RNA sequence: CUCGGUACCCAGAGUUUGAUCAUGGCUCAGAUUGAACGCUGGCGGCAUGCCUUACACAUGCAAGUCGAACGGUAACAGGUUAAGCUGACGAGUGGCGAACGGGUGAGUAAUGUAUCGGAACGUGCCCAGUUGUGGGGGAUAACUACUCGAAAGAGUGGCUAAUACCGCAUACGACCUGAGGGUGAAAGCGGGGGAUCGCAAGACCUCGCGCAAUUGGAGCGGCCGAUAUCAGAUUAGGUAGUUGGUGGGGUAAAGGCUCACCAAGCCGACGAUCUGUAGCUGGUCUGAGAGGACGACCAGCCACACUGGGACUGAGACACGGCCCAGACUCCUACGGGAGGCAGCAGUGGGGAAUUUUGGACAAUGGACGCAAGUCUGAUCCAGCCAUGCCGCGUGCGGGAAGAAGGCCUUCGGGUUGUAAACCGCUUUUGUCAGGGAAGAAACGGCUUUCUCUAAUACAGAGGGCUAAUGACGGUACCUGAAGAAUAAGCACCGGCUAACUACGUGCCAGCAGCCGCGGUAAUACGUAGGGUGCAAGCGUUAAUCGGAAUUACUGGGCGUAAAGCGUGCGCAGGCGGUUAUGCAAGACAGAGGUGAAAUCCCCGGGCUCAACCUGGGAACUGCCUUUGUGACUGCAAGGCUAGAGUAUGUCAGAGGGGGGUGGAAUUCCACGUGUAGCAGUGAAAUGCGUAGAGAUGUGGAGGAACACCGAUGGCGAAGGCAGCCCCCUGGGAUGAUACUGACGCUCAUGCACGAAAGCGUGGGGAGCAAACAGGAUUAGAUACCCUGGUAGUCCACGCCCUAAACGAUGUCAACUAGUUGUUGGGUGACUUGAUCACUCAGUAACGCAGCUAACGCGUGAAGUUGACCGCCUGGGGAGUACGGUCGCAAGAUUAAAACUCAAAGGAAUUGACGGGGGCCCGCACAAGCGGUGGAGCAUGUGGUUUAAUUCGAUGCAACGCGCAGAACCUUACCUGGGCUUGAAAUCACCCGGACAGCCGUGGAAACACGGUCUCCUUCGGGCUGGGUGACAGGUGCUGCAUGGCUGUCGUCAGCUCGUGUCGUGAGAUGUUGGGUUAAGUCCCGCAACGAGCGCAACCCCUGCCUUUAGUUGCCAGCAUUAAGUUGGGCACUCUAAAGGGACUGCCGGUGUUAAACCGGAGGAAGGUGGGGAUGACGUCAAGUCCUCAUGGCCCUUAUGUCCAGGGCUACACACGUGCUACAAUGGGCCGUACAAAGGGAAGCAAGCCCGCGAGGAGGAGCAAAUCCCAAAAAACGGUCCUCAGUUCGGAUUGAAGUCUGCAACUCGACUUCAUGAAGUUGGAAUCGCUAGUAAUCGCGGAUCAGCAUGCCGCGGUGAAUACGUUCCCGGGCCUUGUACACACCGCCCGUCACACCACGAAAGCUGACUGCACCAGAAGUCACUGGGCUAACCCGCAAGGGAGGCAGGUGCCUAAGGUGUGGUUGGUGAUUGGGGUGAAGUCGUAACAAGGUAACCGUA
Repeated sequence: CUCGGUACCCAGAGUUUGAUCAUGGCUCAGAUUGAACGCUGGCGGCAUGCCUUACACAUGCAAGUCGAACGGUAACAGGUUAAGCUGACGAGUGGCGAACGGGUGAGUAAUGUAUCGGAACGUGCCCAGUUGUGGGGGAUAACUACUCGAAAGAGUGGCUAAUACCGCAUACGACCUGAGGGUGAAAGCGGGGGAUCGCAAGACCUCGCGCAAUUGGAGCGGCCGAUAUCAGAUUAGGUAGUUGGUGGGGUAAAGGCUCACCAAGCCGACGAUCUGUAGCUGGUCUGAGAGGACGACCAGCCACACUGGGACUGAGACACGGCCCAGACUCCUACGGGAGGCAGCAGUGGGGAAUUUUGGACAAUGGACGCAAGUCUGAUCCAGCCAUGCCGCGUGCGGGAAGAAGGCCUUCGGGUUGUAAACCGCUUUUGUCAGGGAAGAAACGGCUUUCUCUAAUACAGAGGGCUAAUGACGGUACCUGAAGAAUAAGCACCGGCUAACUACGUGCCAGCAGCCGCGGUAAUACGUAGGGUGCAAGCGUUAAUCGGAAUUACUGGGCGUAAAGCGUGCGCAGGCGGUUAUGCAAGACAGAGGUGAAAUCCCCGGGCUCAACCUGGGAACUGCCUUUGUGACUGCAAGGCUAGAGUAUGUCAGAGGGGGGUGGAAUUCCACGUGUAGCAGUGAAAUGCGUAGAGAUGUGGAGGAACACCGAUGGCGAAGGCAGCCCCCUGGGAUGAUACUGACGCUCAUGCACGAAAGCGUGGGGAGCAAACAGGAUUAGAUACCCUGGUAGUCCACGCCCUAAACGAUGUCAACUAGUUGUUGGGUGACUUGAUCACUCAGUAACGCAGCUAACGCGUGAAGUUGACCGCCUGGGGAGUACGGUCGCAAGAUUAAAACUCAAAGGAAUUGACGGGGGCCCGCACAAGCGGUGGAGCAUGUGGUUUAAUUCGAUGCAACGCGCAGAACCUUACCUGGGCUUGAAAUCACCCGGACAGCCGUGGAAACACGGUCUCCUUCGGGCUGGGUGACAGGUGCUGCAUGGCUGUCGUCAGCUCGUGUCGUGAGAUGUUGGGUUAAGUCCCGCAACGAGCGCAACCCCUGCCUUUAGUUGCCAGCAUUAAGUUGGGCACUCUAAAGGGACUGCCGGUGUUAAACCGGAGGAAGGUGGGGAUGACGUCAAGUCCUCAUGGCCCUUAUGUCCAGGGCUACACACGUGCUACAAUGGGCCGUACAAAGGGAAGCAAGCCCGCGAGGAGGAGCAAAUCCCAAAAAACGGUCCUCAGUUCGGAUUGAAGUCUGCAACUCGACUUCAUGAAGUUGGAAUCGCUAGUAAUCGCGGAUCAGCAUGCCGCGGUGAAUACGUUCCCGGGCCUUGUACACACCGCCCGUCACACCACGAAAGCUGACUGCACCAGAAGUCACUGGGCUAACCCGCAAGGGAGGCAGGUGCCUAAGGUGUGGUUGGUGAUUGGGGUGAAGUCGUAACAAGGUAACCGUA
C1' cells in the first nucleotide's frame, strides 16, 4: 500500500383436568437502580450520595475590586527639609461588577421545551472603520460643630474635590421635517521627552488608557410562526378585549399590548373549554427490534428564590446573598420602635426505610475588578465519611494416606468430611517497618534581540532566545529493601420450577411459602446438625422499571361454541374506490446543500501495570428544512368509455305492508222443547255444577277471538314478523330483451326510522285462555307442580316503552376457489310434445373435495383465499352494579367504574361412573309353586345396661350357632389378692461356689419361703447346677391407615389386557364395535385391522354304562355242607381298586347367510358343558386380620413381663339375628317286621353274659380293622289305643332321687327316673330358601373333646309341586345417550337467616381545598392630572424679583392581601342504612347439573 475481518442479534417453565388439546389469567428464571433492610466485611482505583417537608434554620464563609477618576489620611510602616512626604490605605464620592457563576424543580400541558424557519428589534465589555475630545458653571458626601434616638438610624448649620452634575460652542455620522430647515455630545488620567515658551506648576509634542457621536461585525438577548409534546367525554360547547378593522397611546421592537369608535366575529369531535398529573430535551434502563418505562449525576433551555403584589437602577432584572408594600413566622427592645429570609458551601432540628465534613487551597482551570503587581472567588481543584455502584487484587502455592482424631450417616461391613488437616518444602501480591521519590508549572515577571508607533536608541505593543520564583493534594502515586503464611470469608439455598440429601426433633402444633403447595408420629418442603450447590467482599430480602407477555398484537392477536358482530335498516361527515388519454407535481422516489451542540452509544487507536476510567479520530444521530430532477403509482384539474350502479319497457311469483268488507266450523252464554240423576275432574280424590231439573239431545238467538284441511327444512319481508275469502291503496324482488345516463359506487362514528312479548296512559271491547287471588288436593311443610273457579291482560283505536337465547349465538359489500341431490320462482334450447330431457339466473335445504378450525364442525349461501369499511373483546367474581349524565308518566333503559377478593373461571373432545334416559340379555331377580322366619318356650350369638372384671376382635349385603372343631380349674388375653426381677423358656461373656438337682419335713389358698438329708464324672478341654454382673429376654401393649402372608366380596360374572399396524395434534380409538349364536369375548360371517396373553371351555377328582386285570377280610350261579358263605370249591355275578373304552352335534331331517348354531329324531347306560366338586382373570372396597404366624416404627422393663389362688368371660328392665321343639290326627303312645351309606377305634372301640326301671355298673372275647366293635338305622310297613280337647298335643319350669366324667360339677357340665305340666290352637307389617334325586321330611357318622351340641362338617332313606313369561323389584353384562359428577349420585350444588371480619355506596349534616360571578374596601407603585407649598446651575433683570424646569403634597384609573354574599368542582368525616366479599364443622329447605324427578334458559309483569 492492497485485500479481508471486526461492529452481530430473537430459548422457556410451573399452575384449571382422572387424563387431553386449545383459550386464558396468575407466578418464576434475566437485566437494571441516586436505593433501603438483615448477616458478614481485607485492600486499592474510578464514580455517586435528602428521591421524603419548595419544612424551619443557630454559627462561619459564598462579590467584590479600582489611589493610573476624586477630596483626603483614621490605623500600620518608613521618613524628613516635619510636607500625606513615601509605601500604602479604613470610611466616603465616583466607575465597573453585582442580571455571571452556584442551588432547587414549587409552579407551568404552553407566556415552556425540541426541531425547522421568520422579521419589526436591543446590545455594556470585545473587533474593524469614521469624526471629535473646545470653553465655562453651580453643588454635594467625606470632614467639622450641634441636636434627637435604647438601638437601627436621622436631622440642622458650615467647608471641599472629581472621569459626579449642568449649561454654552461645534456636528462627520445620527434623528425629525412642511425638504426651506431644525434638534442633540464629550472627561479626563498616566508614562516619556528633543526643540520653543513659561519664575514655577506647566504649556507643547508624543505614546497608552479613557470619554463623546456614528457605521458595520461577532457573540448574547427580546419577539413571531409551523410541526411534535401525558390522562380523562362519567368535562361538549367555550369566548365581550372576546375575533377583526380604523384611529390615538405605549414598547427596544410586531401585535387588543392598551384605549375610543365600528362590525359580529373567533375556537371546537383532527377534541375547544374544564379537571387531574407533570419542569422540557440531549439522553438513561430494558428490549432481537419495533416499542415500553424514566428524566439522579453530566450538558442545553425554562421557571423559582419565606408567601403575594410592585416598580427603581441599569446595556441587561421587575433582581437568591438589592429596594418598597401587604401577610405568616422568628429574633432584639428602654415597648416608643427596629432586624431577618441556606431551593449557595458546610452544618442543626424536624420528617423519613434512607443520603456525607460546621475540612484544605486559590497550586491548576475559569470568573470580577485593576495598566499591573495583585485582591476576591464554598465556582473549581483536592482531601474526609459510606461496600452505594462499577472495576481490579488478595486471603497462599506444591507435596502429603496411618485415608489420623473428631463430627455425621450406616445394611455395623463400612461410607463421608478428605489431600482437607497435621507434617515437609516454596513464594511474599496486600498489609507492617525502613529508605528514595515524581508528573501535574507554564504563562505573567526579569535579561536580551527583531519589528511597529514615534523626532526618539523613551514608553507601549507583537515575535524569538535565555532565565529566577510559584504545589492545596502530599512525602501522595511509584520504586527499593527487611521480617514473616504471617494481617484477611462470608451469605443464601438444597420438594418441582432450579444446581444441590441424609439424620434427629416436632406432630395441621410450632412454623414455611415467589407459584404449585408442605406440616394430622417414619417431613429430602418446619427447626437443628452433617454433607452438598451457587455466588463471593459480598450474599440474600424488600421496593421499583423493562423483558419473558404475540397478555393492547405497527412489526405481531382475535370475535359460530372459550371474552368479543350493535336487534335491523337508511344515511351526513370520515375512510376506500372501475377503465382510458392529457396536464400539474401535494404525496412518493432519487441527487445535492443546510442543520441535527458537546457529552453518551458503536468502531478503530492512544494513556493510567490490566480493567473500570480518561482521551484522539471516525461512524452514527433512522429527524427537520431548502433546492434540482422523475412522472410508474396515489392525489388534484378538466376530458372520454361502459364491464360497477341506475332508469325506461315486457313477463312472473308471493301469509310483504295499510284500510274496508265478508264467511263457515268450534267454544261460551241466553231462550224454548225432550228427558232424568247424575255431570265434571283426577294417579286417586275433593272443591265445583245438578231434583229450583244439570250433563245429554233438538231448534233458534247473542257475542268475541282465532282461521282446521291445503301446509311443505314451501313463499315474502331489512329485522321484528306475516296465514280464511274478496275489494281498494302501496313497498320491494326475480327474469328476458333492447335503449338510455356515464362511476352517479361500497361502508358508515354522531344522527334518523323501524323494532316480539310483557308493561304504562286514555277510551272501547271482553267468547275462550289466564299472572294476581280464592277454594280443593298432594306433602313433614307446599305461599308450587294437579284440579275447580277467576281479575288485570290477551283484542281494537291513539300515544308511550325500546328490551329478548331480538340466534345462523356467524356485521355489510365485492371478487375468486371440485362436485352431487332435493325443492321454489323465471328464462332458453331439444325432440320422441312428455308427470320429458339438457342448460341458465335468483332463492331455499341435504351431503361432500381442497382448504380452514382447539376440536365440534364449516365447506360457491364458507367459519376457504383476498380486498374495503364499521362495531366489539382483553382472567373469574364484585357488576352490566354504584355514582354522575341523557331518555322515560312510571317500570326502567342507555352510557358505565373502583375498592376488595380468588388462582383459577370458561371451551371442545376422551375414558369412566351415574341417571326417578333408551335398547338388548342373564340370574330362584320377579312371577308360578313348596316349605319357612317374623308371634310362643328354649338354645346360641350380638347390641345395650350392669359389674372389680363382665378380655379382645368382627358391624349393610360381605358382623351377629362369626374367630370359638367345644370358657367348671387350665384355656384366659380380664378383675381382686399374694409372689419373682437376667426373669417361666433362649444365646453369649466374665466372676464366685461344688456339688447342685432330687427327696423329706414345717408354714401357706397355692406360687413360694425356711429347715433337714444326700453329696459327681473326667479325656482336665468341660458337662451339670446355684449365686452375682452385663449384653439381653419377654409383651394377646399401640398402629391392618406403615406391611408380608392369608381371607371375604362383586362373581364362576364374562370379562381384563398386550404387540405390531392404522386413525386422531392429543387424551385416546380401532382390535373388543356390527349381523347372528352361545352357559361363555362360545363360535361363525362381516370389518383397518392382524395376531397374542390372563380368564371361559378342556385337561383333574367323585358319580352314572361297559371291558380287561386281580380275587382277600369281599361275592355265591352250579356242586357238596352249615344255625349262619359257616366250610370245601369257584371268581361267572355283586363288590372292591387299578388300567382302559364310551359322547364328538359324530349321523338323519328341518331352520339359518351354502356359516356358526338351533329345533326335532335315531341309536345309546348316558345327548348336546350328562350330574356334582376342585379351580376365582385385571381389579374394587386404605374391606378383615399386628389376638394364628411374620414384620417396620413407637411404647413398658422390680412391669403393659412372669407365677399362683379365687372370681369373671355364664350378669339381665330390654332390642335384634341364627336355630331347635311345637301348636297336632298326613298326628301322638304302645307292640311287631324290614331296608342304608359314609365314617371312627389302642391313654381306644368294646361284643356275648350278669346287675340296675334307667342313665349306667361289673366283667372282658375280639379288633391297629372289606375280618372285631361302635351299630339300634329312623321315617316306612302291619296291628292297636287316643277322636279335635290346651287334649294320651306340647314339653318349658320346678321339686325329689340318682348316674358318669373329672383334683374339683356352688357360682357354672351332660344324662337318667319319678313327680310337676308354662307359653303355644299356624303367627301383623315385613322377609328368607329352593328348579330334581332338588325342596320337604327321616335318621346315621365324624372333628373338637376327661366331660359337655338344637351348632358345624359329612352320609344315606323316602321323595314332590311349579316355571305363562321378562311388565315390574334387586343384582349383573353389552351397546347407546345426557352430565356442571372424577373422593365419581352416600356426587355436585343454590338462596334466605344467624355469627365474625373487610372494603364500598346512600345519608340529616359537619369540615377543608380549588374556582366562577357580584359587591365593599384598597397598601406600595407606575401612569395621568394638579401642584396654591418648596426649589443652586439655564433665561430676563443693575437688583428685588420673575420665568422655564423640578420636588413635596393632593386627586383619578389600575391593583395584592383582606371582607361580604351566592354558585360550581372536589376531598375528609357522619348516627343510621343498603347490598357485596371472605370465613373449619351453624339453621331452613332442595332451585340447577341425568327427562335432576314440573326440560332448562332469555326478556317482562
This is a predicted structure of a 1501-nucleotide RNA (small-subunit ribosomal RNA) from an uncultured bacterium.
Rfam family: Bacterial small subunit ribosomal RNA. Gene Ontology terms of the family: structural constituent of ribosome and ribosome.